[in-house]
RNA sequence: AUCUUCUAAAUGGGAGAGAGUUUUGUGAGUGUUUAAACAAUCACGAGACCACCGAAGGCGCAACCGCCCCGGAAACGCUCAGGUCAACGGACCAUUUAAAAGGU
Repeated sequence: AUCUUCUAAAUGGGAGAGAGUUUUGUGAGUGUUUAAACAAUCACGAGACCACCGAAGGCGCAACCGCCCCGGAAACGCUCAGGUCAACGGACCAUUUAAAAGGU
């Protein structure tokens, strides 16, 4: 100098599944009304219930691997958590930068 790997950061891409039902709180119009108040609609929040997703995390089995007592281990499975308009998040992929290790 160059290549590969681990870690971290930046940028870009990044799927799936109900804008569910019901109760209630707040706010904004509309209608009735002397006014209070009542009714319906929309938006947001909270509780309960049912359905569903799987790519934060977590857990489980295992191909396989190791230093072989035991341990590591998935994009597979489970859905505790999370999620089901958008936003946020998002395994993983690409590029760049930094540091470390190894090869030439």
This is a predicted structure of a 104-nucleotide RNA (Glycine riboswitch aptamer) from Hellea sp. It was read from a public genome assembly, where an Rfam model found it. The coordinates come from a structure-prediction model, not an experiment, and the mean pLDDT is 78. Rfam family: Glycine riboswitch aptamer. Rfam links the family to the GO term glycine biosynthetic process. NCBI's taxonomy places the organism under Bacteria, Pseudomonadati, Alphaproteobacteria, Robiginitomaculaceae, Hellea.